Predicted 3D model of a 550-nucleotide part of an RNA (large-subunit ribosomal RNA, domain I) from an Opitutaceae bacterium. It matches the Rfam family "Bacterial large subunit ribosomal RNA".

Context: one part of a larger RNA
RNA sequence: UGCUAACGGUGAAUGCCUUGGCAUCAUCAGGCGAUGAAGGACGUGAUAAGCUGCGAUAAGCCUCGGACAGCGGCAAAUACGCUUUGACCCGGGGAUUUCCGAAUGGGGCAACCCAGCAUAGGUAACACUAUGUUACUCCUAGCUGAACACAUAGGCUAGGUAGAGCGACACGCGGUGAAGUGAAACAUCUCAGUAACCGCAGGAGAAGAAAGAGAAUCGAUUCCGUAAGUAGUGGCGAGCGAAAGCGGACCAGCCCAAACCUGGAGGAUUUAUCCUCUGGGGGUUGUAGGACCAGGCUGUGGAGAAGUCAUUGAUAGUAGAAGGUUCUGGAAAGUUCCGCCAUAGAAGGUGACAGCCCUGUAUGCGAAAUCAAUGAUCAUCCUACUGGUAUCCUGAGUAGCACCGGACACGUGAAACCCGGUGUGAAUCCGCGCCGACCAUGGCGUAAGGCUAAAUACUCGAUGAUGACCGAUAGUGAACUAGUACCGUGAGGGAAAGGUGAAAAGUACCCCUGUUAGGGGAGUGAAAUAGAAACUGAAACCGUUAGCAG
Numbered sequence: 001u002g003c004u005a006a007c008g009g010u011g012a013a014u015g016c017c018u019u020g021g022c023a024u025c026a027u028c029a030g031g032c033g034a035u036g037a038a039g040g041a042c043g044u045g046a047u048a049a050g051c052u053g054c055g056a057u058a059a060g061c062c063u064c065g066g067a068c069a070g071c072g073g074c075a076a077a078u079a080c081g082c083u084u085u086g087a088c089c090c091g092g093g094g095a096u097u098u099c100c101g102a103a104u105g106g107g108g109c110a111a112c113c114c115a116g117c118a119u120a121g122g123u124a125a126c127a128c129u130a131u132g133u134u135a136c137u138c139c140u141a142g143c144u145g146a147a148c149a150c151a152u153a154g155g156c157u158a159g160g161u162a163g164a165g166c167g168a169c170a171c172g173c174g175g176u177g178a179a180g181u182g183a184a185a186c187a188u189c190u191c192a193g194u195a196a197c198c199g200c201a202g203g204a205g206a207a208g209a210a211a212g213a214g215a216a217u218c219g220a221u222u223c224c225g226u227a228a229g230u231a232g233u234g235g236c237g238a239g240c241g242a243a244a245g246c247g248g249a250c251c252a253g254c255c256c257a258a259a260c261c262u263g264g265a266g267g268a269u270u271u272a273u274c275c276u277c278u279g280g281g282g283g284u285u286g287u288a289g290g291a292c293c294a295g296g297c298u299g300u301g302g303a304g305a306a307g308u309c310a311u312u313g314a315u316a317g318u319a320g321a322a323g324g325u326u327c328u329g330g331a332a333a334g335u336u337c338c339g340c341c342a343u344a345g346a347a348g349g350u351g352a353c354a355g356c357c358c359u360g361u362a363u364g365c366g367a368a369a370u371c372a373a374u375g376a377u378c379a380u381c382c383u384a385c386u387g388g389u390a391u392c393c394u395g396a397g398u399a400g401c402a403c404c405g406g407a408c409a410c411g412u413g414a415a416a417c418c419c420g421g422u423g424u425g426a427a428u429c430c431g432c433g434c435c436g437a438c439c440a441u442g443g444c445g446u447a448a449g450g451c452u453a454a455a456u457a458c459u460c461g462a463u464g465a466u467g468a469c470c471g472a473u474a475g476u477g478a479a480c481u482a483g484u485a486c487c488g489u490g491a492g493g494g495a496a497a498g499g500u501g502a503a504a505a506g507u508a509c510c511c512c513u514g515u516u517a518g519g520g521g522a523g524u525g526a527a528a529u530a531g532a533a534a535c536u537g538a539a540a541c542c543g544u545u546a547g548c549a550g
């Protein structure tokens, strides 16, 4: 030095575990904010660095309920306290809530600086202090008031629980709108009206009661399945790609404008009346309807905010069955023997594996306070028909047309229908639009105003349940002081790190020594080769001892 064996060290794999994650389902919730949010800064404890809680009333104050004998968070220890006159804890309501932050009196390098006004305190007088108030826009009301006479613009004041900002990188609607890519290159095309940015909103949103569809007729919208990768479209390339119909989910229909009647204000006037603005009645549709005229009809049915009442539920809780023994063991829930409960043999814990030890579970019960849903009540509102047809009304810079674009599955095509820009520009129910150029015949609908639940989409969050999901290099980046430490000027990037034991019973005392290092005794414990660098403790690597070899 090598090999072998034994015993150690180092090291952390592996095994087992789970406080944490992941996913799905159900129910709920779907907002918070000038009554100052979200998020922070700084404080706050007897001792207090971090996290948590809280706010100068500062790990808390008041009150109403629940529950109970201990309590002063994580988190030990000492001191000092609280508590059956009910503390701590859980839930409802309330008070307080520094400074920054939309931040809003002005400023500003966020958490700071400096003011005006009113009131109060204070001073001999200043000073100073406390409280309140003072941003902008919009709306309402009032006072003023130019060019320019009336007026208007503008200015000022008061009032407003009006707006502003945040939130889920979600879902919706709208505006602006790419490129990588595909076409095996590339320009039309595709990616894609996607990403991104912006605006607006709601718990959903959008759409929606036919100027529809398309050939039998159907009868608002939305969503799913199918029709169907069909009909089509397409440098007829790559690709794009319907609709009717059928089967389901869910179902709900309405209100204005106008004609006509009438109140008010203003203007014109030939004092008959007319015009403009505005309030009320009336009226709302395609089998055309309504006004108007004639007749008939005031009772039926329905909607319905807030409040009140009732019921149910949410936010604390509460009752809740039934077991002992023997043996092994540190420990019984294991074993043995004999029982019991079960609307409860889900689960978790307890010194090993417990229906009957504990928490629970099945099944019942429960709220002073606040909230929600449903129902009732209810101011109020809506609600009808028949006949007649002379007249009147039925949404105008609209429809249509031309040119140019967009969107329709449809790329200009034979390209309708729909939307926009520019120009032009109707008709008035014997009307008008549509039925994929266009025409005829036939049919369908009634534009140029508006509202509308459900079925649909999503999940920051709450509660419950589940898993042929993970088990510490996994599962969230994060099971631990984690978006922390650390890196970066910044936007931003971003870790590592779990396990003594059943219980700290955490090694009194003695010894070695320079030593709070380490160790040897002793003691605890079932175990200390479980000793805090701690469960198990593989391998590489390093040793000790023994044997063998050169």
Base pairs, nucleotide, nucleotide: 001549002548003547004546005545006544007543008542009541015535016499017498020470021469022467023466024465025464026463027462028461029459030458031166032165039100040099041098042055043054044053046078047077050074051073061094062093063092064091065090066089070082071081072080105114106113107112115134116133117132118131119130120129121128136163137162138160139159140158141157142156143155144154171202172200173199174198175197176196182189186235212218213217222249223248224247225246226245232240233239253451254450255449256395260281261280262279263278264277265276266275267274268273286429288394289393290392291391292388293387294386295385301382302381303380307377308376309375310374311373312372313371314370315369317365318364319363323338324337327334339356340355341345347359348358349357400424401423402422403421404420405419406418410436431446432445433444434443435442486493487492509521510520511519512518